[in-house]
Description: c-di-AMP riboswitch aptamer (ydaO/yuaA leader) from Streptomyces aurantiogriseus, 168 nucleotides, folded computationally. Lineage of the source: Bacteria > Bacillati > Actinomycetota > Kitasatosporales > Streptomyces. The model forms 92% of the base pairs in the Rfam consensus. The coordinates come from a structure-prediction model, not an experiment, and the mean pLDDT is 77. RNAcentral holds the sequence, with entries from Rfam.
């Protein structure tokens, strides 16, 4: 001097996931300041839930049978290809064909993000997961319920308009 990994502090990014108080005279940790669990409030986010409206219904009511569930959080939806595994059926014998299910990889894609905010044009990069309710949910005032986690350190901007902030 360089590379990699980790810890702490600061700053920042995605996201609703932030702030304040108690906790701190009592639970856990710490010699201690204090930290955590837990509790409360504000802000923020989401769900349920009338009239009206939307949707459905073309005579009404009742019943039977067949096919099929549906919804929500989130940007994360849909399509294609490859091989593998599982059981089933058929034909054959050590394999092939057919439909189905399961996860994996790859390609694309609705959509989303990229350093004050909003909108538009242009361009590049990245993401395009996961989970919940349980046969039930259109919208929705009052009202009710829940959440406030987690991950990251990439820098790709340029132009136009309007704000905000700072300075004079």
């Nucleotide at each position: 001097g360089g590379a990699c990994a980790g810890u702490c502090a600061u700053c920042g990014c995605c996201g609703a996931g932030u702030c304040c108080c108690c906790g701190u005279a009592c639970g856990g940790c710490g010699c201690g300041a204090g930290c955590c669990a837990g509790g409360g409030g504000a802000g923020c986010c989401g769900g349920g839930g009338a009239c009206c409206c939307a949707a459905c219904u073309a005579g009404g009511c009742a019943g039977u049978c067949c096919c099929u569930g549906g919804g929500g959080u989130g940007a994360a939806u849909c399509g294609g290809g490859c091989a593998c595994c599982c059981g089933c059926g058929c034909g054959u014998u050590g394999c092939g064909c057919g439909a189905g299910g399961g996860g994996g990889c790859c390609c694309g894609u609705a959509g989303g993000a990229g350093a004050c905010c909003u909108u538009c044009c242009u361009g590049c990069u990245c993401c395009g997961a996961a989970c919940c309710c349980g046969u039930c949910a259109g919208c929705u005032a009052a009202c009710c319920c829940g959440g406030u986690a987690g991950g990251c350190g990439a820098g790709a901007g340029g132009g136009a308009a309007g704000g905000a902030a700072a300075g004079g």